[in-house]
Formats: sequence, C1' cells, structure tokens
RNA sequence: GGGGCCAUAGCUCAACUGGUAGAGCACCUCGAUGGCAUUGAGGUGGUUUGGGGUUCGAGUCCCCAUGGCUCCA
Repeated sequence: GGGGCCAUAGCUCAACUGGUAGAGCACCUCGAUGGCAUUGAGGUGGUUUGGGGUUCGAGUCCCCAUGGCUCCA
C1' cells in the first nucleotide's frame, strides 16, 4: 500500500427477507432464611462507533471516516 471480517445495555451475544431492539450474567427493589449463600417475583439500563445517502420505514442496504482482528505485499 491492497483485500476480508467485526463494532448493538456495564460484560458476553441475539435480532430471519428492511417493519421500529431482546436474552443471559451484572445492578436495583420486594419475598423466603436469625444472617450469609441460594432461590422466587418484579424493575432500571440503548444517540445500535461517528457522519451522509436510499426508503413510507435502516441495527440491517449504499458511500465516507474512526477503532479492532486477520490475510497478501
């Protein structure tokens, strides 16, 4: 210098053919126990890396940028 893949909750990851974002763990509240551990119920938490475009509608498609991994030279 060139190619490929990836970026979603605090962490690990889903989200089909574009239809308006969810799970587990963690955290908070309540109950069970004398307490801890554990367990049950409920709940909070998102500018989907940033910018632009297409579309009635974008996490998803297109372009650019940033960062990470990887291959070639």
Model confidence (mean pLDDT): 80 of 100.
This is a predicted structure of a 73-nucleotide RNA (transfer RNA) from Candidatus Xiphinematobacter sp. Idaho Grape.
Its Rfam family is "tRNA". It is annotated as a transfer RNA.
RNAcentral holds the sequence, with entries from Rfam.